[in-house]
RNA sequence: AUCGCAGGUCGGCUCAUUGUUCCGCCAUUUGGCGGAAAGGAAAGUCCGGGCAACACAUAGCAGCUAUCUGGUUAAUGACCAGUUCCCGAAAUAUCGGGAGGGAAAGUGCUACAGAAAAUAACUAUCCUGGUAAUUUAUCGGGACAAAGGUGAAAACGUGAGGUAAGAGCUCACGGCACAACUUGGUGACAAAUUGUGAGAGUAAACCCAUAGCGUUGCAAUGCCAAAUAAGCGGGAGCUUGAGAACAGCUAGUUCGAUUUUCGUGGGUAGGCAGCUAGAUUUUGAUAGUAAUAUCAAAGCGAGAUAAAUAAUGGGCAUCCCGAGUAUUCAGGAUACAGAACCCGGCUUAUAGACCUGCAUUUUUU
Numbered sequence: 001a002u003c004g005c006a007g008g009u010c011g012g013c014u015c016a017u018u019g020u021u022c023c024g025c026c027a028u029u030u031g032g033c034g035g036a037a038a039g040g041a042a043a044g045u046c047c048g049g050g051c052a053a054c055a056c057a058u059a060g061c062a063g064c065u066a067u068c069u070g071g072u073u074a075a076u077g078a079c080c081a082g083u084u085c086c087c088g089a090a091a092u093a094u095c096g097g098g099a100g101g102g103a104a105a106g107u108g109c110u111a112c113a114g115a116a117a118a119u120a121a122c123u124a125u126c127c128u129g130g131u132a133a134u135u136u137a138u139c140g141g142g143a144c145a146a147a148g149g150u151g152a153a154a155a156c157g158u159g160a161g162g163u164a165a166g167a168g169c170u171c172a173c174g175g176c177a178c179a180a181c182u183u184g185g186u187g188a189c190a191a192a193u194u195g196u197g198a199g200a201g202u203a204a205a206c207c208c209a210u211a212g213c214g215u216u217g218c219a220a221u222g223c224c225a226a227a228u229a230a231g232c233g234g235g236a237g238c239u240u241g242a243g244a245a246c247a248g249c250u251a252g253u254u255c256g257a258u259u260u261u262c263g264u265g266g267g268u269a270g271g272c273a274g275c276u277a278g279a280u281u282u283u284g285a286u287a288g289u290a291a292u293a294u295c296a297a298a299g300c301g302a303g304a305u306a307a308a309u310a311a312u313g314g315g316c317a318u319c320c321c322g323a324g325u326a327u328u329c330a331g332g333a334u335a336c337a338g339a340a341c342c343c344g345g346c347u348u349a350u351a352g353a354c355c356u357g358c359a360u361u362u363u364u365u
Stems, first nucleotide, its partner, number of pairs: 001361001004358007012316007020037007039336001043347002046345005051217004058251004063213005068082004083100007101208002106206002108202003122148002125143008156174006176197005182191003221273004231264006243255004280299008317334004322329002
């Protein structure tokens, strides 16, 4: 210098004129002054919470969620660090991606091909009886998972012995699973030794194990004002309690009498709060591999309600192209996109600029 992978930051600034909304101060008439005003994703609504109400609570069943280890956080399916297996790249290190309770509790499923998908005999091999055209062929019986075929997968692999021919049948060395012990580690696990054992896969199939889970949501919720036919009809009940609330069911708890429920008819739909000072921002120090935590200092940056946060002009910044080679000149362009109770994550979109890490190739010293 080139190429690739991964991660991160910014993504516009400023001046003038006019205009919009909110806040503060002064005025008291529609004003004056000052300050502030849409993001890294505001998008998606996929998650987790704060907050509010039910409500002062509970048990069981059903249902749902989670599943390697440790840590961080208010919490999460997020984040940081690690560990086992698999995949990719030039690759034992390195980088990136995926998965991780249980198949020896039970029940299922594995198309097609193949004899057969676990109670395995199609071809082939061996032993034996019969027949015939007699070194062979064929029929019957028995043995056989070592060889071949089909397949993603066919009863753990290699070698030796043994056998009628074979087979973990026996032995040696290995592989897989489970268990025990020793060492290291907080742990998941790792290394070594010993023992036992056998189809494989599948739980995002049913299921088993362990742990956990109240619901609804700012259109939540609270307050004020106004209006309405003392509305009409049916049922039940008045403490021996109808009925209502508590996500589903049962129990249970609480409220409960000018009560309650069902049907029908009519009126109202306005205003205020919630609404922005926070699990908050920036800088520094300490601890930690890190995520992050603690302490100190400084700061307050939209609060609209049919929805404001803008328009015009000039300059700067960045990029593109042309000329020049000088630091310049002319022209053009500037992405994705717009708050609505708030916060923390994830995912998606994105012109352009910059930074960091890893490693390949080439060149120079």

Notes: Bacterial RNase P class A from a Chitinophagales bacterium, 365 nucleotides, folded computationally. The same sequence occurs in records of 4 taxa. The RNAcentral record of the sequence draws on ENA. The coordinates come from a structure-prediction model, not an experiment, and the mean pLDDT is 77. Its Rfam family is "Bacterial RNase P class A". Rfam describes the family as follows. Ribonuclease P (RNase P) is a ubiquitous endoribonuclease, found in archaea, bacteria and eukarya as well as chloroplasts and mitochondria.